Predicted 3D model of a 1457-nucleotide RNA (small-subunit ribosomal RNA) from an uncultured bacterium. The coordinates come from a structure-prediction model, not an experiment, and the mean pLDDT is 82. The RNAcentral record of the sequence draws on ENA and SILVA.
RNA sequence: AGAGUUUGAUCCUGGCUCAGGAUGAACGCUGGCGGCGUGCCUUAGGCAUGCAAGUCGAACGAAAAAUUCUUAGGAAUAAUUGAGUGGCAGACGGGUGAGUAACGCGUGGGAAUCUACCUCUUGGUGUGGAAUAGCCUUCCGAAAGGAGGGGUAAUACCGCAUGAUGUCUUCGGAUCAAAGACCGUAACUGGUCGCCGAGAGAGGAGCCUGCGUCCUAUCAGCUUGUUGGUGAGGUAAUGGCUCACCAAGGCGACGACGGGUAGGGGGAGUGAGAGCUUGGCCCCCCACAAGGACACUGAGACACGGGUCCUACAUCUACGGAUGGCAGCAACCAGGAAUAUUGCGCAAUGGACGAAAGUCUGACGCAGCGACGCCGCGUGUGGGAAUAAGGCCUUCGGGUUGUAAACCACUGUGGAGGGGGAGCAAGAUCUGAGAGUACCCCUCUAGAAAGCACCUGCUAACUACGUGCCAGAAGCCUCGGUAAUACGUAGGGUGCAAGCGUUAUCCGGAUUUACUGGGCGUAAAGCGUACCGUAGGCGGUUUAUUAAGUAUAUGGUUAAAGACCUCGGCUCAACUGAGGAAAGGCUAUGUAUACUGGUAAACUUGAGGGUUACAGGGAGUGCUGGAAUUUUCGGUGAAGGAGUGAAAUCCGUUGAUAUCGAAAGGAACACCAAUGGCGAAGGCAGGCACUUGGGUAACUCCUGACGCUAAGGGACGAAAGCUAGGGUAGCAAACGGGAUUAGAGACCCCGGUAGUCCUAGCCGUAAACGAUGGAUACUAGCUGGUCGCACUAGAUGUGGCUGGCGUAAGCUAACGCGUUAAGUAUCCCGCCUGGGAAGUACGGCCGCAAGGCUAAAACUCAAAGGAAUUGACGGGAGAGCGCACAACCGGUGGAGCAUGUGGUUUAAUUCGAUACGAAGCGAAGUACCUUACCUGGGUUUGACAUGUACCUGCACGUUCUAGGAAACUAGAUCAGCCUUAGAGGGUGGUACACAGAUGUUGCAUGGCUGUCGUCAGUUCGUGUCGUGAGGCGUCCGCUUAAGUGCGGUAACGAACGCAACCCCUAUCGUGUGUUAAAUAUUCACGCGAGACUGCCCUCGAUAGUAUCGUGGGAGGAAGGAGGGGACGACGUCAAGUCAGCAUGACUCUUACAUCCAGGGCUACACACAUCCUACAAUGGGAAGUAACAAUGGGUCGCCAACCAGUAAUGGGGAGCUAAUCCCACCAAACCUUCCCUCAGUUCGGAUUGAGGGCUGCAAUUCGCCCUCAUGAAGUUGGAAUCGGUAGUAAUCGCAGGUCAGCAGACUGCGGUGAAUACGUUCUCGCUCUUUGUACACACCGCCCGUCAAGUGAGCAAAGUUGGCAGUGCCUGAAGUCGGCAUUCUAAACCAGAUUUAUCUGGGUAGAUCCGCCAAAGGUAAGGUCAGCGAUGAGCGCUAAGUCGUAACAAGGUAACC
Repeated sequence: AGAGUUUGAUCCUGGCUCAGGAUGAACGCUGGCGGCGUGCCUUAGGCAUGCAAGUCGAACGAAAAAUUCUUAGGAAUAAUUGAGUGGCAGACGGGUGAGUAACGCGUGGGAAUCUACCUCUUGGUGUGGAAUAGCCUUCCGAAAGGAGGGGUAAUACCGCAUGAUGUCUUCGGAUCAAAGACCGUAACUGGUCGCCGAGAGAGGAGCCUGCGUCCUAUCAGCUUGUUGGUGAGGUAAUGGCUCACCAAGGCGACGACGGGUAGGGGGAGUGAGAGCUUGGCCCCCCACAAGGACACUGAGACACGGGUCCUACAUCUACGGAUGGCAGCAACCAGGAAUAUUGCGCAAUGGACGAAAGUCUGACGCAGCGACGCCGCGUGUGGGAAUAAGGCCUUCGGGUUGUAAACCACUGUGGAGGGGGAGCAAGAUCUGAGAGUACCCCUCUAGAAAGCACCUGCUAACUACGUGCCAGAAGCCUCGGUAAUACGUAGGGUGCAAGCGUUAUCCGGAUUUACUGGGCGUAAAGCGUACCGUAGGCGGUUUAUUAAGUAUAUGGUUAAAGACCUCGGCUCAACUGAGGAAAGGCUAUGUAUACUGGUAAACUUGAGGGUUACAGGGAGUGCUGGAAUUUUCGGUGAAGGAGUGAAAUCCGUUGAUAUCGAAAGGAACACCAAUGGCGAAGGCAGGCACUUGGGUAACUCCUGACGCUAAGGGACGAAAGCUAGGGUAGCAAACGGGAUUAGAGACCCCGGUAGUCCUAGCCGUAAACGAUGGAUACUAGCUGGUCGCACUAGAUGUGGCUGGCGUAAGCUAACGCGUUAAGUAUCCCGCCUGGGAAGUACGGCCGCAAGGCUAAAACUCAAAGGAAUUGACGGGAGAGCGCACAACCGGUGGAGCAUGUGGUUUAAUUCGAUACGAAGCGAAGUACCUUACCUGGGUUUGACAUGUACCUGCACGUUCUAGGAAACUAGAUCAGCCUUAGAGGGUGGUACACAGAUGUUGCAUGGCUGUCGUCAGUUCGUGUCGUGAGGCGUCCGCUUAAGUGCGGUAACGAACGCAACCCCUAUCGUGUGUUAAAUAUUCACGCGAGACUGCCCUCGAUAGUAUCGUGGGAGGAAGGAGGGGACGACGUCAAGUCAGCAUGACUCUUACAUCCAGGGCUACACACAUCCUACAAUGGGAAGUAACAAUGGGUCGCCAACCAGUAAUGGGGAGCUAAUCCCACCAAACCUUCCCUCAGUUCGGAUUGAGGGCUGCAAUUCGCCCUCAUGAAGUUGGAAUCGGUAGUAAUCGCAGGUCAGCAGACUGCGGUGAAUACGUUCUCGCUCUUUGUACACACCGCCCGUCAAGUGAGCAAAGUUGGCAGUGCCUGAAGUCGGCAUUCUAAACCAGAUUUAUCUGGGUAGAUCCGCCAAAGGUAAGGUCAGCGAUGAGCGCUAAGUCGUAACAAGGUAACC
């Protein structure tokens, strides 16, 4: 620091994902040691048991036991114990985070306060009194506990005195205290600890306040003690804190009120930082103590281990009542993915009490459990190659695991055993839980100690086997359909390591919320107008002043810990001690005054005004004009009109259309007219008048910053639509009809109502677009339009508005923008943050409605998108070519037959080819064989190849017999190896390796082939343009069969193709030549010549000297590539072929191999393809004359003459290994003569019968030929379709290969020998350019919606269930406060009385009672949030469902709003 992923490729936008760090973690696998930390994140759920707050006898009385004494009743003594009175402490320490969005917290200030213990100062501590617990006694109760009576003490309680610098005050005065105990003394004085009044301090606490402190506006208005005042009450103290009265205020877009969430901070994690996230452990603050309310005591509480009451829960109960509160430490149950011991000790630190000793202390110090985290250490070190064995891979050679192991030597962190042994202790002595621990020494032992994840890319690391879109993997892209480095296993490797992975969460990467640091023409994004304007933000020039912002200096504070730096302590580190420093915040006091702000004064350039002009479809109202359409009336007129691609519906003899005249009515305004004008936008058009808004120029006269922008707000706002009333000529949704169509709810046609028009109101949206907010300034130009002004009067100059170009700079992803910016800057507003769901739901506001504005989520995808590139495609455009069409000739498609194919059938009808580019194709020849298929019968190292071992005198084989269809089996017979003498070679047999397969995969392949296409294309090097994919070159003009050539040109060259070189052929020359009797010609075979626009003329294109073309000529056998062939660029079609061959992998191996016989490949309702023969007279038949070829083939062959036969053919045998002989005397059409005379025929020959011939072991399935007889369909062929441009089509025969035999096929050969081409509109195919594209598997593409199926989440919904926060009313516990009539109680004070112990009265206090407040409860109507909900409507997703074809090309009616 980046990377992967949208595309065929590219750049951009943009989301998703990954690599890093972190955690109070959990889970999986694994696990040696130590140190330091850390450990219920969930139910503020419930809790058995134990412990966590007591202490003081130097405040007090009494009791018990002990000792001593004793008058025997008791007394005294010092220590101890439990209870009680009394004092202090239980408000600290410890826990938790429920509540709380708050002066709760943080930070900085403040005034109206209190403060026990502690410190200091000052003064005092005198004198009386009455009770009460304990105790004794009586009684009630299960218990807890309680009641009556009688005694008693105090540092408990109450008077009196004194009393100030305290408090109050009318300034005279009034008023308020106290307690003693111990030590010591002979006793006093004294000492110590206490007590009381007052003052001060320290620390602590309460209160007020500036600033900061989460999300939500789909929460916009909230508030009645509310805001303020006066008075009173209350408090330690201010204050509506409370009350009475008065006023009507207070808060709020700088977000009140409401809702949701949340303890806050120091800090922690991450990050370059800014930030973002977080608040566990430690420290500070707050809040809480089962839920809720309340007060008491006290210096302090409304009190975790105090109290009262209500509620819920739990326990005991004798049923009457009573008791309890682990969010203290352990422990338990429950919950949960998940979190520890019912441990030791007060030795240290700290706390409470005490004069002290000391007691208490689950605070704390330690130990235990957990790899939960951080840090450190170890699992050995050195040597050791036959590179062992084994594993894995292999090209079988080897490679790798791997110096790794074994083996040898050594060491001892750790471990085991033994010995010693701390610091922590301060404080003279004593005191250690941890702990016999840390640490040190000795002895022994390589011994007990390595795993986890990953290995397609990102991302370090690869092979084999298994599996076969299965099983599975996956963070993203994706992997898996028989050769998976992606699944599973193994070997190997990589990374980290006592851990490693996974999951979850946070930050980062993400500049992907952009302050640092993004954008808005087309990617998401400029509000329809920014037209008016409020708040707000920003703001021209000069001077003075101020000092708020700003800058700087100093002081205070920002606790400690943490972080940073330095130095120390544990062997290091983690951990920890000490010191230091910084940044920023708040605050105080100065200083500075450039800039911003405030105040004051001034200026004119911004802005506005004035005067004089000017242009204009700017707006509103009224009046008015002509053309046209339609309708009505009248005339003329006579059969159609209208409409369309073509038609029809429709109108018309009741007179249409046409034409002339007259009239009515509504709407719109031709020409002018424009790329032109005006307006903020929407928008505005006949003419005239009136009213009215804005703009521009000139003059430089006035005001003097009055400005810019503008959240909310207001106004305007096309069309359609709505309400009411008018109007309605034309046009025209809906609707009706006619067409089209598979359908046609459309496009086309005939009609036609709302509407379109006017008035008054509403609606408030458009692709309301320049897809571009407003204002100001700056940054080369060129060229128009329009409106002004100045003058030199003709062009300049100078302003406003509005166009075009595209240049400089610049910007942009590119396209493009470019003084009218999308450039350079400033100010203000609006808006965006992946696609879909969705501009939808819910809520709110607006509207009569339609609907508008505001505006989500669940769920789902890994893309969606912009610009440009190359292709492909288009029912886009242009240019060109081709027997492509057209013109002409002849066919196919109809018939019969042949052959092939499909289908069907079959035991089998073997297999392949199947648009062009399969179908007389593989197959240049299916009776057996071939043969691969079927049935049946045989064989198993095999029909065929190689090797090894063993055996074999032995071949191989011949003949015969039996069985058999044969193969073969069984048997008999005959004959019987070579040799270097080595069992060497050969043969056969047995066994083992192996053979064999026309079995599968042409989508694993080689080779070969088809096709586009003999089309003219396809590329490269260098250079150059572009961010890039790519472009140029290869383009443009002319031309060509041609990317052929020429010219132009950021290209210059080159390669594969084109052409040429090769073969045949047309002419000539020449040489040779047999097979000829000979010569010559022909001929055959060689060699060579020849053609190149080389020559001349004309015309044409044009920038044209080039080049090319048109027409003609000369010469020539041939003239413009002379004709034909071979030759096939880069590539396309996963085209064809595993059955020609080769070959990977898979499969079979007594069978999918191999041999044999028979059958099948020849089937037959039918469909298709390609031929043949015909339908006849340009013909058929017969006869005749005889005429004219060429290419070829021949010894297992061609076969002559001659003879036989009607013939096929047979006999025969000459010749020929071929220019000699034969096929082959004759080629046939052709020519001549005769017959046939338009008929199913003297056409046609299928089919069938009979008789023959040939080949061959064999002719039945299933060959060919001959003769005789038979004599079918068929009279020129629908839609459609094929070939051919010259020696071509058409027509005629001949030969060959294959082959025993079989040719209507194929391959060749020659004979006769035409017609037509205006031309490129159309069809098909191709080439080039251009254009559009949502296609790239490339139009056989892509893709939309309904319906049907499955599934998911959300919405609405009669209702139903629950939570939360309140409100009204009822009731109202405890308790404070207030009241006080009655009743009751009482020791202290006062008075009186009788009389020593009481009584009475007063005062005072308390209880009961009453009242205010008030928790909980009840009830009622609402609010809000959530769950469920028959059903409903839509949405998303889901390889191969239905219907159509809306969009992308002019997408076949341009698309869209």